[in-house]
RNA sequence: GGGGUUAUGGCUCAGUUGGUAGAGCGCCUCGUUCGCAACGAGGAGGCCAGCGGUUCGAAUCCGCUUAGCUCCA
Repeated sequence: GGGGUUAUGGCUCAGUUGGUAGAGCGCCUCGUUCGCAACGAGGAGGCCAGCGGUUCGAAUCCGCUUAGCUCCA
C1' cells in the first nucleotide's frame, strides 16, 4: 500500500427481504425473610463508531473517515 471482517444499553450478544431497537447478566425499587441469598413483580439506561448520500422512511443499501482483528505484498 491492497483485500476481508467487526464497531448496537455498564458487559456479552440478537435484530430474517429497509418501516421510529430487543435478550441474558449487571444496576435501582417493591414483595416474601429477623437479615442475606434465592425467587417473584416493576423500573431506569442505547437513537445503533463518525460524516455524507439514496429513499416517503436507513442499525439495515452506497461512499468516505476512524478504531480493532485478519490475509496478501
Model confidence (mean pLDDT): 80 of 100. Transfer RNA from a Clostridia bacterium, 73 nucleotides, folded computationally. It was read from a public genome assembly. Its Rfam family is "tRNA". By type it is a transfer RNA.